[in-house]
Context: one part of a larger RNA
RNA sequence: CUGGGCGUAAAGGGAGCGUAGGCGUCCUCGUAAGUCCCCUGUGAAAUCCGUCGGCUUAACCGACGAACUGCAGGAGAAACUACGAGGAUAGAGUGCGGAAGAGGUCGGUGGAAUAGGCGGUGUAGGGGUAAAAUCCGUAGAGAUCGCCUGGAAUACCAACGGCGAAGGCAACCGACUGGGACGCUACUGACGCUGAGGCUCGAAAGCGCGGGGAGCAAACAGGAUUAGAUACCCUGGUAGUCCGCGCCCUAAACGAUGAAUGCUAGUCGCAAGAGAGCUUCGACUCUUUUGGGACGCAGCUAACGCAUUAAGCAUUCCGCCUGGGGAGUACGGUCGCAAGAUUAAAACUC
Numbered sequence: 001c002u003g004g005g006c007g008u009a010a011a012g013g014g015a016g017c018g019u020a021g022g023c024g025u026c027c028u029c030g031u032a033a034g035u036c037c038c039c040u041g042u043g044a045a046a047u048c049c050g051u052c053g054g055c056u057u058a059a060c061c062g063a064c065g066a067a068c069u070g071c072a073g074g075a076g077a078a079a080c081u082a083c084g085a086g087g088a089u090a091g092a093g094u095g096c097g098g099a100a101g102a103g104g105u106c107g108g109u110g111g112a113a114u115a116g117g118c119g120g121u122g123u124a125g126g127g128g129u130a131a132a133a134u135c136c137g138u139a140g141a142g143a144u145c146g147c148c149u150g151g152a153a154u155a156c157c158a159a160c161g162g163c164g165a166a167g168g169c170a171a172c173c174g175a176c177u178g179g180g181a182c183g184c185u186a187c188u189g190a191c192g193c194u195g196a197g198g199c200u201c202g203a204a205a206g207c208g209c210g211g212g213g214a215g216c217a218a219a220c221a222g223g224a225u226u227a228g229a230u231a232c233c234c235u236g237g238u239a240g241u242c243c244g245c246g247c248c249c250u251a252a253a254c255g256a257u258g259a260a261u262g263c264u265a266g267u268c269g270c271a272a273g274a275g276a277g278c279u280u281c282g283a284c285u286c287u288u289u290u291g292g293g294a295c296g297c298a299g300c301u302a303a304c305g306c307a308u309u310a311a312g313c314a315u316u317c318c319g320c321c322u323g324g325g326g327a328g329u330a331c332g333g334u335c336g337c338a339a340g341a342u343u344a345a346a347a348c349u350c
Stems, first nucleotide, its partner, number of pairs: 003322004007304002012318001014201004021194003025088007033081002035077002038074005049065006091191001092188003095184003103177007110154001115149007125136002162169002206247006215241002220236004258317006266295003270291008299306002323350003332343004
């Protein structure tokens, strides 16, 4: 390479939008590039293959044939692909209707708690631990009551729940705004799927400038423990955690499972919507769509397990893997303020 693979063995890109490209519903007519059939020309010789022959045989050599699976031209076929024209509505989208949601951005308003400040009451402890000590307190702490200031997070509701492409999203109110599901089937008429590059988003930590700083807390200091203790425990404590703007772009960014479409037993419960039934119009029963769970058949799997939310059966497109270490490293390139990110080897070794 041909292949075989990617939940856990190596392997799904962190996620989305989308360029080129690849792939793409049904019907009619046409064209004939792909496709198929026929003919002609060409496809040097040698080689390969077949038959016969020549060296005693073979290798080797000679003759004839076949072949040279290719290319070009011509005649034809029209199912499929393609292209042109016309039409359709099952894919996709639009419209109308009511409903759900921690979806996003901005602004505002609360209550609980911690902390600090001021004042009152009050007196000797408080705090902390396995036990202690560092620490705080007679200059009046801790406790308790009242008031004030400030920052961060939003108990209960809360779910085995919801929303979002992923990251992620949770007090309440308002403004602006994205997406999805369901019902109706009025409209467009293949407008679709995927997506190398590209662009955008992307937890935490980290970085720059300016704010903010209650609690927590890397670093750091002290107290303990210990043989030591650059730790675990304790008392403190700065970056940071928070806000605005700008960067960084990583993760066990996980369902360790790319996206899309179709098909393939069921049972139970949850969320959102729609419809039907009636001996109780309800906190009932049934049907159905979508989402999100538990179990389970066929099938799959090395097993574990997956099983209409597939890891089953198929198709399309993208990404990725190819023994372990060296190494996600070096060098070079690109990006970044930096930290570093990304792309990504080899020698050597088992």
Model confidence (mean pLDDT): 90 of 100. Small-subunit ribosomal RNA, central domain from an uncultured Campylobacterota bacterium, 350 nucleotides, folded computationally. RNAcentral holds the full RNA, with entries from ENA, Greengenes and SILVA. It matches the Rfam family "Bacterial small subunit ribosomal RNA".